[in-house]
Context: one part of a larger RNA
Molecule: small-subunit ribosomal RNA, 3' major domain
Organism: Candidatus Micrarchaeota archaeon
RNA sequence: UGGCGGGGGAGCACUACAAGGGGUGGAGGGUGCGGUUCAAUUGGACUCAACGCCACACACCUCACCGGGGGAGACGGCAGGAUGAAGGUCAGUCUGAAGGGCUUACCUGACUCGCCGAGAGGUGGUGCAUGGCCAUCGUCAGCUCGUGCCGUGAGGUGUCCUGUUAAGUCAGGCAACGAGCGAGACCCGCGCCCCUAGUUGCGACGGUUCGGGAGACCGAACCGGCACUCUAGGGGGACUGCCGGCGUAAGCCGGAGGAAGGAGCGGGCGACGGUAGGUCAGUAUGCCCCGAAUCUCCCGGGCUACACGCGCCCUACAUUGGCCGGGACAAUGGGAAGCGACCCCGAAAGGGGGAGCCAAUCCCCUAAACCCGGCCUCGGUUCGGAUCGAGGGCUGGAACUCGCCCUCGUGAAGGUGGAAUCCCCAGUAAUCGCGCGUCACUAUCGCGCGGUGAAUACGUCCCUGCUCCUUGCACA
Numbered sequence: 001u002g003g004c005g006g007g008g009g010a011g012c013a014c015u016a017c018a019a020g021g022g023g024u025g026g027a028g029g030g031u032g033c034g035g036u037u038c039a040a041u042u043g044g045a046c047u048c049a050a051c052g053c054c055a056c057a058c059a060c061c062u063c064a065c066c067g068g069g070g071g072a073g074a075c076g077g078c079a080g081g082a083u084g085a086a087g088g089u090c091a092g093u094c095u096g097a098a099g100g101g102c103u104u105a106c107c108u109g110a111c112u113c114g115c116c117g118a119g120a121g122g123u124g125g126u127g128c129a130u131g132g133c134c135a136u137c138g139u140c141a142g143c144u145c146g147u148g149c150c151g152u153g154a155g156g157u158g159u160c161c162u163g164u165u166a167a168g169u170c171a172g173g174c175a176a177c178g179a180g181c182g183a184g185a186c187c188c189g190c191g192c193c194c195c196u197a198g199u200u201g202c203g204a205c206g207g208u209u210c211g212g213g214a215g216a217c218c219g220a221a222c223c224g225g226c227a228c229u230c231u232a233g234g235g236g237g238a239c240u241g242c243c244g245g246c247g248u249a250a251g252c253c254g255g256a257g258g259a260a261g262g263a264g265c266g267g268g269c270g271a272c273g274g275u276a277g278g279u280c281a282g283u284a285u286g287c288c289c290c291g292a293a294u295c296u297c298c299c300g301g302g303c304u305a306c307a308c309g310c311g312c313c314c315u316a317c318a319u320u321g322g323c324c325g326g327g328a329c330a331a332u333g334g335g336a337a338g339c340g341a342c343c344c345c346g347a348a349a350g351g352g353g354g355a356g357c358c359a360a361u362c363c364c365c366u367a368a369a370c371c372c373g374g375c376c377u378c379g380g381u382u383c384g385g386a387u388c389g390a391g392g393g394c395u396g397g398a399a400c401u402c403g404c405c406c407u408c409g410u411g412a413a414g415g416u417g418g419a420a421u422c423c424c425c426a427g428u429a430a431u432c433g434c435g436c437g438u439c440a441c442u443a444u445c446g447c448g449c450g451g452u453g454a455a456u457a458c459g460u461c462c463c464u465g466c467u468c469c470u471u472g473c474a475c476a
Stems, first nucleotide, its partner, number of pairs: 001476002003473003007470007016460002020424005027315008035306002043054002065301007075117004079112002087107003091103004121290002124288003130284001132279003135275003142181006148157003160173004186268005192236007201226002205224008239261001242255005317417001321376007333364003338357002342353004383414001388409007430452008
């Protein structure tokens, strides 16, 4: 100087507690991991910070694994070669299939892996040789420098103290005075207002035509229109600016006005460094290794195994519910080997045709929870849907291992889950559906979007941890 302490002080955090809401831990299923098994069940990741992670999709491919079969050596040397190198092929045979090999024969005509060296290639090894990128401490507030001063020196001071802040944020004090990286500022989205612009968007107002209606009127299309909504570019707006209280100040508490307050809300941005953290399997790359196989291609299998153990999810155990009928309201996105209106066929999955749309134009696109009416009435049930049987459909060359969907039948466990443990402070949790990514097909995953919409706290340092000051130390 640091680190550590079941030393002390101060401060902080829903990956801490408290107050509260919902879960996980029990069941069935999905998925990942361990273990076991296997010819192989490729490999990596292991507290937080491995385990729906790499993988944003394992039937083949992917693929790195296993079984079987095939292919390939730039360049140089040796050796061979018109007494025929290398290559090709009918038939037969071996074979999953192969002029791949073999038998026999033929075609062609100048090179040749038989040997040595050297290469290409390697998802072979080493993340303890590395770059790059990432995770994490860290939703932290720290880490340093110049000059001066102090100390023989390592070093200290500054960076400390008091108050304050989300903050080493700011203020006052002080042998320090300043400065840099970080914090903030900045950038993006959302919330209010204004301006510009008006098609593919809008529809207040005027007009025309058409449909329904006896009419009032309702609806549609078009022509004017750009007011409104919206779209997308620019600008304004918030600064403790104003008032009251406390305070030397910084600031804190309350209030007014305001769409919005005291960082408005959400995101991007992650200091010096630590963890020999993760990744040689994304790519790059040193060294080592394989080199006719550890290269490469094909067929099949495996990554999907199953006595078990664990993580994360999905669906439930029902009446704030289930089922049936009717009715209402979104947003984000995507679309050319694509999205597919509409019509027909089918009970459905789906099939046959097929307008429009390279998309503010057309399509995906009926949102669901919700509301209204009806049935069920506490029962392993009209709860729950696992499992299995049968029939049908889709993608694909191919669904046996091993895909998804529809219909009928079958209807398992499950009656709220021990010790323990997770998330969350507001448009949040909970709950409801929708879109996209991956993608031939396949979503209980990931990333987004909107609908409905709470309870509790506005505290504390007791538990878990973090920051600063201080103290002890047999540690470095």